[in-house]
C1' cells in the first nucleotide's frame, strides 16, 4: 500500500411486533427487536424483483367533463440487506 480479513473499539440492523406519521400501492419514516453485515455508507446508472396512481378498454350521462366497472399490459413509483457498476471510507494480525 492493499482487491486481504484475525483481534479490539465503535457502527449498521433482517424477520417479527407497535405507531395517532407519509404514500393510490409497492414502499418509506419513528420506536422495540437482532438474523446477519467490512462497505448492510452513498448514487436507481444496467439487469432483476415489487407495485399500478396515471395511461389503455367498457357502460351511463353528456359530447366538455364527470361517475361507475373489468382484466391484462405498462414506470415516470419503489427496492442499493437481489446481482453488477460508480463514488467515498474505520482498524491492521496472518498471508
Nucleotide at each position: 500500500u492493499a482487491a486481504c480479513g484475525a483481534a479490539a473499539a465503535g457502527g449498521c440492523a433482517a424477520a417479527c411486533c407497535c405507531g395517532a406519521c407519509u404514500g393510490a400501492a409497492a414502499g418509506g419514516c419513528g420506536g422495540g427487536g437482532g438474523c446477519g453485515c467490512a462497505a448492510a455508507g452513498c448514487c436507481a446508472c444496467g439487469g432483476g424483483u415489487c407495485u399500478a396512481a396515471g395511461g389503455u378498454c367498457c357502460u351511463c350521462u353528456u359530447u366538455u367533463u364527470g361517475a361507475g366497472g373489468a382484466g391484462g399490459c405498462u414506470a415516470u413509483g419503489a427496492u442499493c440487506g437481489c446481482c453488477g457498476g460508480g463514488c467515498u471510507g474505520c482498524c491492521g494480525a496472518a498471508a
Source information: A computed fold for a 95-nucleotide RNA from a Bacillota bacterium, annotated as c-di-GMP-I-GGC riboswitch aptamer. The source organism's lineage runs through Bacteria, Bacillati and Bacillota. The coordinates come from a structure-prediction model, not an experiment, and the mean pLDDT is 80. The sequence was found by an Rfam model in a public genome assembly.